[in-house]
RNA sequence: CGCUGCUCAGAGCAAACCCUCCGAAAGGUGGGGACGCAGAGCCAGGGAGCUACAGCGGGUUCCGCCCGCCAUGCCAGCCCAGCCGCCAGC
Numbered sequence: 001c002g003c004u005g006c007u008c009a010g011a012g013c014a015a016a017c018c019c020u021c022c023g024a025a026a027g028g029u030g031g032g033g034a035c036g037c038a039g040a041g042c043c044a045g046g047g048a049g050c051u052a053c054a055g056c057g058g059g060u061u062c063c064g065c066c067c068g069c070c071a072u073g074c075c076a077g078c079c080c081a082g083c084c085g086c087c088a089g090c
Stems, first nucleotide, its partner, number of pairs: 002090004012037002017032003021028002035077001041083002045080003049074002055069006
């Protein structure tokens, strides 16, 4: 340096669910909690997925309400690309 995660050490993260706060929602923060994770560390550039306040179009008797479209919102614990990194074996 490359490959691998069978073995060793010391650590790390934390799904569902509950409480809390932020948000229109998806989702996120903090606390508890562990299903799992050898990159479950960072990153929203590409694809997939989720949501639809506002906006646009339509229905309705105006309002209200309802339906459709829409990412500029979200998701890194779905995949790819990029960045950084622990231990061991070969």
Predicted 3D model of a 90-nucleotide RNA (c-di-GMP-I riboswitch aptamer) from a Gemmatimonadota bacterium. The sequence was found by an Rfam model in a public genome assembly. The coordinates come from a structure-prediction model, not an experiment, and the mean pLDDT is 87.